[in-house]
RNA sequence: GGAGUCGGCCAGACAGCCGCUUUGCAUCCGCGAAGAGGAAAGUCCGGGCUCCACAGGGUACGGUGCCAGGUAACGCCUGGGGGGCGCGAGCCCACGGAAAGUGCAACAGAAAAUAUACCGCCCGCGCAGGCGGGUAAGGGUGAAAUGGUGCGGUAAGAGCGCACCGCGCCGGUGGUAACAUCGGUGGCAUGGCAAACCCCACCGGGAGCAAGACCGAAUAGGGGAACAUCAGUGUGACCCGCACUGUUCCCGGGUAGGUUGCUUGAGGCGCGCGGCGACGUGCGUCCCAGAUGAAUGGCUGUCCACGACAGAACCCGGCUUACCGGCCGACUCCUUUU
Numbered sequence: 001g002g003a004g005u006c007g008g009c010c011a012g013a014c015a016g017c018c019g020c021u022u023u024g025c026a027u028c029c030g031c032g033a034a035g036a037g038g039a040a041a042g043u044c045c046g047g048g049c050u051c052c053a054c055a056g057g058g059u060a061c062g063g064u065g066c067c068a069g070g071u072a073a074c075g076c077c078u079g080g081g082g083g084g085c086g087c088g089a090g091c092c093c094a095c096g097g098a099a100a101g102u103g104c105a106a107c108a109g110a111a112a113a114u115a116u117a118c119c120g121c122c123c124g125c126g127c128a129g130g131c132g133g134g135u136a137a138g139g140g141u142g143a144a145a146u147g148g149u150g151c152g153g154u155a156a157g158a159g160c161g162c163a164c165c166g167c168g169c170c171g172g173u174g175g176u177a178a179c180a181u182c183g184g185u186g187g188c189a190u191g192g193c194a195a196a197c198c199c200c201a202c203c204g205g206g207a208g209c210a211a212g213a214c215c216g217a218a219u220a221g222g223g224g225a226a227c228a229u230c231a232g233u234g235u236g237a238c239c240c241g242c243a244c245u246g247u248u249c250c251c252g253g254g255u256a257g258g259u260u261g262c263u264u265g266a267g268g269c270g271c272g273c274g275g276c277g278a279c280g281u282g283c284g285u286c287c288c289a290g291a292u293g294a295a296u297g298g299c300u301g302u303c304c305a306c307g308a309c310a311g312a313a314c315c316c317g318g319c320u321u322a323c324c325g326g327c328c329g330a331c332u333c334c335u336u337u338u
Base pairs, nucleotide, nucleotide: 001334002333003332004331005330006329007328008327009326010325012303013302014301015300016299017298018297020035021034022033023032024031025030037309041320042319044318045317046316047315048314049208050207051206052205056240057239058238059237061204062203063202064201065200066080067079068078069077070076081095082093083092084091085090096199097198101197102196103193104192118139119138120135121134122133123132124131125130147165148164149163150162151161152160166188167186168185169184170183171182172181173180174179212260213259214258215257222251223250224249225248226247227246231245232244233243234242267286268285269284270283271282272281273280274279
């Protein structure tokens, strides 16, 4: 000097004038305070909260899937193990089980799990075409050919034998564990796919702020049918249990207004302590939107990074997606010079 990787912060700024929403004080005028995001988005997970007496048991169904922690909880986060990618800093993983069973792998190929002999090699017979036997090391086909490499051996070969690696079994050491490593033994048959069905372990009541609560108003205290304690209803389905005594369907009529829920929180910030870390804990400090056809806009001037993606609607913790740029820190690689 160049190229990267990871983490954090910002989200136009300042001044003036007019305007909007909530709220405090005044109440004549008005004077203060606050006022969309890092994703508010997707509605994908998890909860808080509200209601349904059963949230009790089970079947079905759905979700997660290495180990240990964090958390209110999670499918999230942190650390570790294993696998893969990258020279590296780093990044990714849908990571339990294939001798419980079923299933799939077109075509090609001799043969794709009750699995071989097309070419080739060797031996014997034959004048030859060819026939018989042995073989799976070489070649071919294929995404994948059934342990791999080397040496010996053999008629030619083959774990046939040996060494190393791989695999199975039995132990030792380290670690909470996932696992790692070492030793012994056995020539050893056992490929892939479970983001195929399935098996195993763990988790899961339902519905949702349009939940719910209160006030007020209006109508037609309407009409009809079915079942009825051996029946029916009770917030997904079915069964058991439990509770209750009425339940279901059709036609017709009225209302849909206001208040609340509604923002003080698993809250933010600072410092100390503990921890590799996620995070926890102690002290201090701050109040930081509550609209309801839906509030933060317009004009002027200056600056510059010339402003992308984009607007809360009960709240919070995550994940995923979109994105113009700017600033800061740490680390890796390449080149050059000293």
Molecule: Bacterial RNase P class A
Organism: Acidiferrobacteraceae bacterium